[in-house]
Molecule: transfer RNA
Organism: uncultured Candidatus Saccharibacteria bacterium
RNA sequence: GCGCCCGUAGCUCAGCGGAUUAGAGUGUCUGGCUUCGAACCAGAAGGUCGCAGGUUCGAAUCCUGCCGGGCGCA
Numbered sequence: 001g002c003g004c005c006c007g008u009a010g011c012u013c014a015g016c017g018g019a020u021u022a023g024a025g026u027g028u029c030u031g032g033c034u035u036c037g038a039a040c041c042a043g044a045a046g047g048u049c050g051c052a053g054g055u056u057c058g059a060a061u062c063c064u065g066c067c068g069g070g071c072g073c074a
Stems, first nucleotide, its partner, number of pairs: 001073007010026004028044005050066005
């Protein structure tokens, strides 16, 4: 330098046939339970879906460029 894959909550990831309210597990916080804690139960907070632009009535999802990570080729 070229090709492919990945980037979504603090962490691990699903959603990637365009409109369901952006979700799960785990973690954090609050309450319950307990002598206290762990475990368990209930609830809450937390995201400009890597960045910018384009297509569209409508984009996490399609297109382009860039950034970061991984693998392969040279």